[in-house]
RNA sequence: CUCAUCGAGAGAGGCGGAGGGACCGGCCCGAAGAAGCCUCGGCAACCCUUGUCCUUGUAGAUCAUCAAGGCGGAAGGUGCCAACUCCGGCAGAAGGUUAUACGGCGAGCAUAACCGUCUGGAAGAUGAG
Numbered sequence: 001c002u003c004a005u006c007g008a009g010a011g012a013g014g015c016g017g018a019g020g021g022a023c024c025g026g027c028c029c030g031a032a033g034a035a036g037c038c039u040c041g042g043c044a045a046c047c048c049u050u051g052u053c054c055u056u057g058u059a060g061a062u063c064a065u066c067a068a069g070g071c072g073g074a075a076g077g078u079g080c081c082a083a084c085u086c087c088g089g090c091a092g093a094a095g096g097u098u099a100u101a102c103g104g105c106g107a108g109c110a111u112a113a114c115c116g117u118c119u120g121g122a123a124g125a126u127g128a129g
Stems, first nucleotide, its partner, number of pairs: 001129006011040005019029003023089004041081003046077002048073002051071001053070005085123001090120004095115006102108001
């Protein structure tokens, strides 16, 4: 740099002592012990893979072979084990509340601020190349 995924899942002990959740804002976690390191355990299935397994294609009488996909597996390489990537940050859509201006001061309409919803991005993380 490219591609894929990010609403699921899974923690105990020891050392350690004040930070941590990438950044900014918020909101949280933390002396009933943060980060980090170690041990053991677990989750998941990206890479991987031992399958009398299934589908399609190749080939073909059939089987075998080969390729792709599915289902299955978890030995190995990573990763992960508070909160949706904790939420938002940028753009768009429709909506609500409040204020102000306009309006037979009626229906309504315009602007601003705030609130939550949806869509797409950005950034980040992880894997593979």
Predicted 3D model of a 129-nucleotide RNA (SAM riboswitch aptamer (S box leader)) from a marine sediment metagenome.